[in-house]
Context: one part of a larger RNA
Molecule: small-subunit ribosomal RNA, 5' domain
Organism: uncultured diatom
RNA sequence: GGAUGAACGCUGGCGGUAUGCCUUACACAUGCAAGUCGUACGAAAGUUUUGAACUUAAGUGGCGGACGGGUGGGUAACACGUAAGAAUUUACCUUUAGGAAGGGGAUAACGACCGGAAACAGUUGCUAAUACCCUAUAUGCUUUAGAGUGAAAUGGGCAAACCCGCCUAAAGAGAAGCUUGCGGCUGAUUAGCUUGUUGGUAAGAUAAAAGCUUACCAAGGCGACGAUCAGUAUCUGGUUUGAGAGGAUGAUCAGACACACUGGAACUGAGACACGGUCCAGACUCCUACGGGAGGCAGCAGUGGGGAAUUUUCCGCAAUGGGCGAAAGCCUGACGGAGCAAUACCGCGUGAGGGAAAUUAAGGCCUAUGGGUUGUAAACCUCUUUUUUCAGGGAGGAACUUAAUGACGUGUACCUGAAGAAUAAGCAUCGGCUAACUCCGUGCCAGCAGCCGCGGUAAGACGGAGGAUGCAAGUGUUAUCC
Numbered sequence: 001g002g003a004u005g006a007a008c009g010c011u012g013g014c015g016g017u018a019u020g021c022c023u024u025a026c027a028c029a030u031g032c033a034a035g036u037c038g039u040a041c042g043a044a045a046g047u048u049u050u051g052a053a054c055u056u057a058a059g060u061g062g063c064g065g066a067c068g069g070g071u072g073g074g075u076a077a078c079a080c081g082u083a084a085g086a087a088u089u090u091a092c093c094u095u096u097a098g099g100a101a102g103g104g105g106a107u108a109a110c111g112a113c114c115g116g117a118a119a120c121a122g123u124u125g126c127u128a129a130u131a132c133c134c135u136a137u138a139u140g141c142u143u144u145a146g147a148g149u150g151a152a153a154u155g156g157g158c159a160a161a162c163c164c165g166c167c168u169a170a171a172g173a174g175a176a177g178c179u180u181g182c183g184g185c186u187g188a189u190u191a192g193c194u195u196g197u198u199g200g201u202a203a204g205a206u207a208a209a210a211g212c213u214u215a216c217c218a219a220g221g222c223g224a225c226g227a228u229c230a231g232u233a234u235c236u237g238g239u240u241u242g243a244g245a246g247g248a249u250g251a252u253c254a255g256a257c258a259c260a261c262u263g264g265a266a267c268u269g270a271g272a273c274a275c276g277g278u279c280c281a282g283a284c285u286c287c288u289a290c291g292g293g294a295g296g297c298a299g300c301a302g303u304g305g306g307g308a309a310u311u312u313u314c315c316g317c318a319a320u321g322g323g324c325g326a327a328a329g330c331c332u333g334a335c336g337g338a339g340c341a342a343u344a345c346c347g348c349g350u351g352a353g354g355g356a357a358a359u360u361a362a363g364g365c366c367u368a369u370g371g372g373u374u375g376u377a378a379a380c381c382u383c384u385u386u387u388u389u390c391a392g393g394g395a396g397g398a399a400c401u402u403a404a405u406g407a408c409g410u411g412u413a414c415c416u417g418a419a420g421a422a423u424a425a426g427c428a429u430c431g432g433c434u435a436a437c438u439c440c441g442u443g444c445c446a447g448c449a450g451c452c453g454c455g456g457u458a459a460g461a462c463g464g465a466g467g468a469u470g471c472a473a474g475u476g477u478u479a480u481c482c
Stems, first nucleotide, its partner, number of pairs: 001482004006478005013348006019341002021306001026304003030301003035063003040060002044056005070259003080183006088176003093172007101135004110125004115120001140149003155164003185231003192222003197219008234256004238249004261282005284295004312338001314337003320334001321332004351383004363374004388419006397408001426471005431452003437466005447454002
């Protein structure tokens, strides 16, 4: 000198664009953050033109809750980055080919009875499906052959055409799992480590290769090119500094990973060992009729605590994107916006011209008392209106889809008119480094200080005043990095 997610002191006019718990992965009141489909299904309730239709949505069923959003505790590892590879899976989507034959038994809702304070159950009876099951067949799969195995909902809408669905196979796209080479921290005051350990055979398991697991056999494997152990730490694109090499760093944005009160486990599913799912154990909090139950903000706001320190319990689904749906649409604290904060960057303003022959006013400060300086600065004259206030006009963001549809914004941005210099300057420094000097006070005191050092009676270094210098809606200090 540059930089910062900064903080603190003093000060503070406006706009745009960004950013905003770096500390306790500490505990959380309250509200919201994942639903949707009646064109899969049966019943029920309500409304009405009593033809039946419409509405509601508890239950069965389907798809989605594995995305999106948060955090960085753990992890020194194929976690990440990069480059390669082979033994794999893939719902929805696209393309191609073929198919959907015959049958069956239940069950929730509901009714009855009934346990419990509640959470939630139990017994019995009835019923539907695109829920479930059996048989058949099939390109498929297994297999040397023979043979074995193995699907479906002719369902929903419609008057029909047709549309949406169902099953199988192949291919694609995108996604995911796995393996390997190389790369990136510290410590030797950590030198030996390892028994499923290293390899083989066989079997099992998996979507899939493999000690992944098991049995048997062999005794291997790693290590001063730093194994093992310990400490620290998410990684990267990037960011910052630097001429570069390099150093430091990993907020926001983007990619990957890991986690979801702590530990463990599986279920469902194309996909999870699942943040707002289940089960078990633990700690904590809450309810209880003491028998038993409920909960998980590292989602968005917000509260307490910690801290030098970090915002609103806001508006809207109008746009973009996502889930469901044939659609209308519903949901969406993703997102779009507004609010708060000079936190950062950028831009603008706080006026412009004239004005000293008026004694260069008064006042302040200095003085050698002549004057000098503040200072064209003010006053005064002539203008301007960015900004401010008021009034009028007024977008784009809107397209899907005929109409309608804007949170922002009861009119924003912007345009026009009017008023009036009006509404708007501070902070630090002035001994040298380092731009900027005098007076008064103080008297090794009070104090200053980044380093050198100032202060003991005329201090350009302390405190005040006048003046000056630097930067400017900021300016100084502190912290950290280069």